A computed fold for a 251-nucleotide part of an RNA from a Bacteroidia bacterium, annotated as large-subunit ribosomal RNA, domain VI.
Model confidence (mean pLDDT): 82 of 100.
Context: one part of a larger RNA
RNA sequence: CGUUGGAAGUUUGAGAGGAUCUGACCUUAGUACGAGAGGACCGGGUCGGACGUACCUCUGGUGUAUCUGUUGUGGCGCCAGCCGCAGUGCAGAGUAGCUAUGUACGGACAAGAUAAGCGCUGAAAGCAUCUAAGCACGAAACUUACCUCAAGAUGAGACUUCCUUUAAAGGUCGUAGUAGACUACUACGUUGAUAGGCUACAGAUGUAAAGACAGUAAUGUCAAAGUCGAGUAGUACUAAUUACCUGUAGA
Numbered sequence: 001c002g003u004u005g006g007a008a009g010u011u012u013g014a015g016a017g018g019a020u021c022u023g024a025c026c027u028u029a030g031u032a033c034g035a036g037a038g039g040a041c042c043g044g045g046u047c048g049g050a051c052g053u054a055c056c057u058c059u060g061g062u063g064u065a066u067c068u069g070u071u072g073u074g075g076c077g078c079c080a081g082c083c084g085c086a087g088u089g090c091a092g093a094g095u096a097g098c099u100a101u102g103u104a105c106g107g108a109c110a111a112g113a114u115a116a117g118c119g120c121u122g123a124a125a126g127c128a129u130c131u132a133a134g135c136a137c138g139a140a141a142c143u144u145a146c147c148u149c150a151a152g153a154u155g156a157g158a159c160u161u162c163c164u165u166u167a168a169a170g171g172u173c174g175u176a177g178u179a180g181a182c183u184a185c186u187a188c189g190u191u192g193a194u195a196g197g198c199u200a201c202a203g204a205u206g207u208a209a210a211g212a213c214a215g216u217a218a219u220g221u222c223a224a225a226g227u228c229g230a231g232u233a234g235u236a237c238u239a240a241u242u243a244c245c246u247g248u249a250g251a
Stems, first nucleotide, its partner, number of pairs: 001152001005163007015149004021049007033038001051106005059100004066093005071086006110144003117137001119135002169246004173189005194239003197235005203228001205226001211222004
């Protein structure tokens, strides 16, 4: 821009893509078969491998925005307490998120029409013949079925609702993230829990600072699961103010 009034939401599916794998064991059954040796079809069940999709409850990894220990050096006048730099200084742990080696699930069942092939009936050709007319089976291949996209499918589909005009609706702007290079998308904007703060609780770390006591001191002990915090819930304390723009057509 189009889809022939403008919008919001829900859809159909022409068409396209994905997937399509496979083993061992148990049973049927030491049965059928076979002199024996050996040893099934068909059917039922269990456990796997590789591959794929999703997810983070568990097991782990990462986690330079969390906590702790600690070395050297510089600084905050000194002590204490902190901060900078040294690969995050080094080291020990680790929430959220992301993730696999972790967890869950998948390939199915079935139908249609067939291939090679196996047949029934059956003439041409008094016989025979699966074929010439006719009829029935038959594969991971084909068409469906399963999953995803999909009306620019210009063949532009369908349904519901709104708008009788500064309309319905949308945008700018702001607070953000389940989204993200920008844009877009999604949530919210006081008729409000969108983000921050605060409160409470998960979770990590591991007993802070300050003080008291013991010791000449280095140091140790005590009152306390303390300080922190990307998760969860609550709470308008702070910020989402005011306002502006597009739209306004057809029969």